[in-house]
Molecule: glmS glucosamine-6-phosphate activated ribozyme aptamer
Organism: Melghiribacillus thermohalophilus
RNA sequence: AACUGAAUCAAAGCGCCAGGACUAUUUCCCGUGGACGAGAAAGGGGAAAUAGUUGACGAGGAGGAGGUUCAUCGAAGGAUCGGCGGGUACCUCCCGGUUGCCCGGCAUCUCAGCCGUCAUGUUUUAGACUGAAAACAAAGAGGCGACUCUUUGCACAAAGGUCUGAAACCAGAUGCCC
Numbered sequence: 001a002a003c004u005g006a007a008u009c010a011a012a013g014c015g016c017c018a019g020g021a022c023u024a025u026u027u028c029c030c031g032u033g034g035a036c037g038a039g040a041a042a043g044g045g046g047a048a049a050u051a052g053u054u055g056a057c058g059a060g061g062a063g064g065a066g067g068u069u070c071a072u073c074g075a076a077g078g079a080u081c082g083g084c085g086g087g088u089a090c091c092u093c094c095c096g097g098u099u100g101c102c103c104g105g106c107a108u109c110u111c112a113g114c115c116g117u118c119a120u121g122u123u124u125u126a127g128a129c130u131g132a133a134a135a136c137a138a139a140g141a142g143g144c145g146a147c148u149c150u151u152u153g154c155a156c157a158a159a160g161g162u163c164u165g166a167a168a169c170c171a172g173a174u175g176c177c178c
Stems, first nucleotide, its partner, number of pairs: 014085004019081001020054011057074003063094005095116006104177007121169010136153007
């Protein structure tokens, strides 16, 4: 240095870094000069090597199995670039919930639609609710530096979801009761 085994902790803007960007050190080159030649210093630019730093801010999201990859929303910024892995997204099936026919109720089957145990039909629409956090500023700690960590302060989202209204839309059949 690599490999192997065991244990503990830790997650979904989550984890990692051989690209890139940035920092430092060393070496080399460029460039600078009243004239010629040589050289040096300050400042500046570039290349290589080595070692480091950075590489997603929260909201939201999990029935099971399989599959798949650029898996929702905005904020900031303009490297949150790029790459790898994973992942609650998406698709199919299964299971489950629910709406849909008759004056009404219960049960079952088929069909169509929407969902996932918070499953309480769908669409449109109105109102209310659902603690944003970084960024920024200040203070402090570590580092030559890039930068990292902690605390305090300050606001400002969108999607989705929940509740209360309004409107529109949405099948057939069987049995029992009344």